[in-house]
């Protein structure tokens, strides 16, 4: 330099041909307990890397940029 893949909650990952962004773990509160652990219940947590475009509607489609990984030279 060229080609490909990935980027979503603190972490690991979902989201069917474009139609209300979810789960587990961690953390918080509560129940239980003499106190903890374990178990259970509840609530919270997001500018979907970024900037634009298409669309009635974008995590999803298109383009630029940024970051990480792989391949070729």
């Nucleotide at each position: 330099a060229g080609g490909g893949g990935c980027g979503u909650a603190g972490c690991u990952c979902a989201a069917u041909u474009g139609g209300u962004a979810g789960a587990g773990c961690a953390g918080g509160a509560c129940u239980c307990u003499c106190c903890a652990a374990a178990a259970g219940u509840c609530a919270a947590g997001g500018u979907u890397g970024u900037c634009g475009g298409u669309u009635c509607g974008a995590g999803c489609c298109c383009g630029g940029c940024c970051g990480c990984c792989c391949c070729u030279g």

Transfer RNA from Candidatus Jorgensenbacteria bacterium CG03_land_8_20_14_0_80_38_39, 73 nucleotides, folded computationally.
Model confidence (mean pLDDT): 81 of 100.